Predicted 3D model of a 690-nucleotide part of an RNA (large-subunit ribosomal RNA, domain II) from Gracilimonas sediminicola.
Context: one part of a larger RNA
């Protein structure tokens, strides 16, 4: 892990409430107790109390009123409505209160045979080295000091077994072992180490201080008990069908993952048609988009011209002048969530208007789960016009929703699943093959495998295609090829040098020409050369320049191997248009078939027959009902074979119930009823097995 058994909303309280059912009913009931019985008990007596039947005020007290008040024209609470006892359910209160679970907290004891320190009293330390003071003798002095030799045997001294420890490493790591081994390694006369007896106890001890030790447990031992502590916490809560069905928000909170009341859902009873959705129509309130610049405010560039500045004049004062700043005003442009002279569309309010859908809605009660949301789209705030980012507002979804379609893929697209079907039609999306259905029709585009189901930009280019302009051209264009391209001239200036071609000036000018620049590049130190415009000829029918689209390249960078799902595909199986047929789902339809509601009929009623509607479903909430073990009342089977067990069939929507067969070998069922130790797959459940 499995497979058996156990295992989680109970029980007591006449304390509240609501329901359902029974008795009596302006009443309703007994409680202890007592008494008799056929005796787990029934029956009878027990009227104390308890609820109702009358309020109101704090009370006095008055009372269908009554309190407030000096008093009501008032006002508040009341008088129109049955209740009471019991049992069952559904909740709630007090209790361990569905069940397991703390770390904690106090009391009272046991613990120092482990280990810290201490206290008394023993014990141990192989071997080997240094050689301290003092002592002796010699030197040395005046005397000492001092030196030297011997003795001498001192030390938390030195090297090193036993003991004691434990630097490193290695192996171990469900080990030999709940701390070891092996190898090195540090102390070894000492603040050594170790025997026995003893002492100090838990907010206490002991600590050469590590929060270390205090029996393998220490930042507070261990037992027991207070005790089921407490747990706004986290897991786990058991059998079937029907039926409706949420929130994930709002306000409040020593609140923020709790919890109250509201909102949202169900169940019951009543009012009763009041209530919702769509179009149409009619009336509304509004200050968003958009837009504007009349107000607030920014705001560009002229203009005109206050005030400033700075320059000129003068002795001053007066004056001039200005490609300086620069208010009002004018012209023209233009901004804005907290600007508006304007103003939409939708939405949102009303409507005993009109059409349709549909059957709700309201109001009193029972019982509730929400209070971590989250995706898409459209409107914002905030971030960076970032984010599967966050905060709001509308809507859809998921949540709680299954089917097709996006390769896969809660939220995107189609669609809302009661069962059955080897029957049809379509959505979204497809139709070579995996893979169901077109290798379809017509016309065009793409040459990049662009693309074919998720990525990109500014920029770049005689890619290649459609359209517009414009311009040159059989008086011969563009493009090749022949030729020519000249003189003044080397212009001038400037420079070593500048001669079409470093630079700088220029009315860059005239002249021979078919044409030819005081020069388009390349070149030279400067010339020289080659070339260009710019002419002629040859050929010969189109050649250019801008613009706007279509679809391509490039640009273009992530870690095995390319991001079509894959093969694979090129007048496409790729793009665009436009058509025509097909596949495709739990959608619709067809058949058969269950459930649930509502209306009509029939019937006393169970029910039965037609129409209509309905059956996704998490937290929830209502209904039915299977099953186990007892009980009571009534009926049954059993040794000619009972329960349980192992198989097969049959029946029920299901929980489940029957029959037969074999085995077992003494008891077991049913019908109405009642009453629970009443149902397991989960709790790192508990106990066995395996």
């Nucleotide at each position: 892990g499995c497979c058996u058994a156990c295992g989680a909303g109970u029980u007591g309280c006449u304390c509240c409430u609501g329901u359902u059912g029974u008795g009596c009913g302006a009443g309703g009931u007994u409680a202890a107790u007592c008494c008799g019985c056929u005796a787990a008990g029934c029956g009878g007596a027990g009227g104390a109390g308890c609820c109702g039947c009358a309020g109101c005020g704090a009370a006095a007290g008055c009372g269908a009123g009554u309190c407030u008040g000096a008093a009501a024209c008032g006002g508040g609470c009341g008088u129109g409505c049955a209740g009471u006892a019991c049992a069952g359910c559904g909740g709630g209160g007090c209790a361990g209160a569905c069940g397991c679970g703390a770390a904690a907290c106090c009391a009272a004891g046991u613990g120092a045979g482990c280990u810290a320190u201490c206290c008394a009293u023993g014990g141990u330390c192989a071997g080997g080295g240094u050689g301290a003071a003092g002592u002796g003798g010699g030197g040395g002095u005046a005397a000492a000091a001092c030196c030297c030799c011997a003795u001498g045997g001192a030390g938390g001294c030195c090297c090193g077994a036993a003991c004691c420890g434990c630097c490193a490493g290695a192996c171990g790591u469900u080990g030999a072992a709940a701390a070891g081994u092996c190898u090195u390694c540090g102390g070894a006369u000492g603040a050594a180490c170790u025997g026995u007896g003893g002492a100090u106890a838990g907010g206490g001890g002991u600590g050469a201080a590590a929060g270390g030790c205090c029996a393998a447990u220490c930042a507070a031992a261990c037992u027991u008990g207070g005790a089921a502590a407490u747990a706004g916490c986290u897991c786990g809560u058991a059998c079937u069908c029907c039926c409706u069905g949420a929130a994930a928000u709002a306000u409040a909170u020593u609140u923020a993952g709790g919890u109250a009341u509201a909102g949202c859902g169900u169940c019951u009873g009543g009012u009763u048609u009041u209530g919702u959705c769509u179009c149409u129509c009619c009336g509304g309130a509004g200050g968003u988009a958009g837009a504007g610049c009349a107000c607030u405010g920014a705001u560009u560039a002229g203009g005109c011209u206050a005030g400033g500045g700075c320059c000129c004049u003068u002795c001053a004062c007066c004056g001039g002048g200005u490609a300086c700043c620069a208010a009002c005003c004018c012209u023209a442009g233009a901004c804005a969530a907290a600007c508006u002279c304007c103003g939409a569309a939708u939405a949102c309010c009303g409507g005993c208007a009109g059409a349709g859908a549909g059957c709700c809605a309201c109001c009193a009660g029972g019982c509730a789960g929400u209070c971590a949301g989250u995706g898409g789209c459209g409107g914002g705030g905030u971030g960076a016009u970032a984010a599967c980012g966050u905060c709001c507002c509308g809507u859809c979804g998921c949540g709680a929703g299954a089917g097709g379609g996006a390769a896969a893929c809660a939220a995107c697209c189609c669609a809302g699943a009661c069962c059955a079907c080897c029957a049809g039609c379509u959505a979204a999306g497809g139709c070579c093959c995996c893979c169901a259905a077109a290798u379809g029709u017509a016309u065009g585009u793409u040459a990049a495998g662009u693309u074919g189901a998720a990525c990109a930009a500014a920029g770049a280019a005689a890619g290649u295609u459609g359209g517009g302009u414009u311009g040159c051209c059989c008086a011969g264009a563009c493009a090749a090829c022949u030729a020519g391209g000249a003189g003044g001239u080397u212009g001038g200036c400037u420079u070593a040098g500048a001669a079409g071609c470093a630079g700088c000036c220029a009315u860059u000018c005239c002249u021979u020409u078919a044409a030819a620049g005081a020069g388009u590049g390349c070149g030279u130190a400067a010339u020289a050369g080659c070339u260009c415009a710019c002419u002629a000829g040859u050929u010969a029918a189109g050649c250019g320049g801008c613009c706007c689209g279509g679809c391509g390249u490039c640009g273009a960078u992530a870690a095995u191997a390319c991001a079509c799902g894959g093969g694979c595909a090129u007048u496409a199986a790729a793009c665009a248009u436009a058509c025509u047929g097909c596949c495709g789902a739990a959608g619709c339809u067809g058949u058969g078939g269950u459930c649930c509601c509502c209306c009509c009929g029939a019937g006393c009623a169970a029910u039965c027959g037609g129409g209509g509607g309905g059956a996704g479903g998490u937290a929830a909430g209502g209904g039915a009902g299977c099953a186990u073990u007892c009980c009571a009342g009534g009926g049954g089977c059993g040794c000619a074979g009972a329960a349980g067990c192992g198989g097969a069939g049959u029946c029920g929507c299901g929980a489940g119930a029957c029959u037969c067969c074999g085995u077992g070998g003494a008891g077991c069922c049913c019908c109405u009823g009642g009453a629970a130790g009443c149902g397991a797959a989960a709790c790192u459940g508990u106990a066995g097995g395996c």

The source organism's lineage runs through Bacteria, Pseudomonadati, Balneolota, Balneolales and Gracilimonas. Rfam family: Bacterial large subunit ribosomal RNA. Its family is annotated with ribosome and structural constituent of ribosome in the Gene Ontology.